[in-house]
RNA sequence: UUUCGCUUAGGGCAAACCUGCCGAAAGGCUGGGGCGCAAAGCUACGGGUCUAAGGUCCUUCAGGGAUGAUGAUCGCCGGGCUGCCGAA
Numbered sequence: 001u002u003u004c005g006c007u008u009a010g011g012g013c014a015a016a017c018c019u020g021c022c023g024a025a026a027g028g029c030u031g032g033g034g035c036g037c038a039a040a041g042c043u044a045c046g047g048g049u050c051u052a053a054g055g056u057c058c059u060u061c062a063g064g065g066a067u068g069a070u071g072a073u074c075g076c077c078g079g080g081c082u083g084c085c086g087a088a
Base pairs, nucleotide, nucleotide: 002088003087004086005085012037013036017032018031020029021028022027035075041081042080043079045078046077047076048073049072050071055067056066057065058064059063
């Protein structure tokens, strides 16, 4: 340096759920909490999925419906960047 993650050591992160806050929502942040994770570190670049505000259209018109990311998700998959320990 490359590949790998069986072993070793120090560790790391933190699902569901609950508290408070933000948001139209999806969801995010915060404190608790641990389902799990060898990148469950970072990144919305490609795909997928979620929500549907504004806008547009329809309507039985204070309602409701359709469409629709510019929103979200990296703990959905892949790509890119970076990292600990070791085995070969």
The RNA shown here (c-di-GMP-I riboswitch aptamer) has 88 nucleotides and comes from a Clostridia bacterium. It matches the Rfam family "c-di-GMP-I riboswitch aptamer". Gene Ontology term of the family: cyclic-di-GMP binding. Lineage of the source: Bacteria > Bacillati > Bacillota > Clostridia.